[in-house]
RNA sequence: AGGGGUAUAGCUCAGUGGUAGAGCACAUGCUUGGCAUGCACGAGGUCCUGGGUUCAAUGCCCAGUGCCCCCG
Numbered sequence: 001a002g003g004g005g006u007a008u009a010g011c012u013c014a015g016u017g018g019u020a021g022a023g024c025a026c027a028u029g030c031u032u033g034g035c036a037u038g039c040a041c042g043a044g045g046u047c048c049u050g051g052g053u054u055c056a057a058u059g060c061c062c063a064g065u066g067c068c069c070c071c072g
Base pairs, nucleotide, nucleotide: 002070003069004068005067006066007065010024011023012022013021018055026042028040029039030038048064049063050062051061052060
């Protein structure tokens, strides 16, 4: 060089064209003398970048970039 996979919250990951979620972490409250645990509630996303298709794209198509793997 060639082929394949992957990129979504701080981290690990779901998400099937119709305005994006979980667990952990974080903030606040309850519980405790205090901590841990537990419970409640909340914040946090330009869905890697740029194009295309579509009424509508995280999801489909093309290109690029990072990472992983295959072929030597």
Molecule: transfer RNA
Organism: Vicugna pacos